[in-house]
RNA sequence: GCGGGUAUAGCUCAGGGGUAGAGCGCAACCUUGCCAAGGUUGAUGUCGUGGGUCCGAAUCCCAUUGACCGCU
Repeated sequence: GCGGGUAUAGCUCAGGGGUAGAGCGCAACCUUGCCAAGGUUGAUGUCGUGGGUCCGAAUCCCAUUGACCGCU
C1' cells in the first nucleotide's frame, strides 16, 4: 500500500428498515441469626465518527477512525 470482517449497556454478545434486547454484573427490597445461594423490582446506550438514501436507519450506501486478520 491492497483486501477482509469488526465497533451496540460496566463486560460478553443478539438484533440485517418500523421507536434497542439477553446473559453476567450493579442498586434497592424479600428470604436468612450473618454470608452465600434464590426471588421481586429498578437504573444505565449520542448503536465508533461524519455525511447520504428513505415517510422512517443500529440495520442500506459513501467517507473516515480505532483495534484485529490476511496479502504484498